[in-house]
Molecule: transfer RNA
Organism: Candidatus Colwellbacteria bacterium RIFCSPLOWO2_01_FULL_48_10
RNA sequence: GUGGCCGUGGUGUAGCCCGGUUAACACGCCUCCCUGUCACGGAGGAGACCGCCGGUUCAAAUCCGGUCGGCCACG
Numbered sequence: 001g002u003g004g005c006c007g008u009g010g011u012g013u014a015g016c017c018c019g020g021u022u023a024a025c026a027c028g029c030c031u032c033c034c035u036g037u038c039a040c041g042g043a044g045g046a047g048a049c050c051g052c053c054g055g056u057u058c059a060a061a062u063c064c065g066g067u068c069g070g071c072c073a074c075g
Stems, first nucleotide, its partner, number of pairs: 001074007010027004020058001029045005051067005
């Protein structure tokens, strides 16, 4: 330099192929209940607008272009 894959709450992932409800699940965090206390268990809650910029579209995490970072392969 070329090609491929990945980037989504604090952590790990799903959703992307085939665009359509206020982006889901587990762990973690907060409050309450339970308990003599902790843990376990039960109820509720906060937290990401999807790496960044632009385009297409009525509508984009999803499609297209560019770009940044990581990994792999080739040269």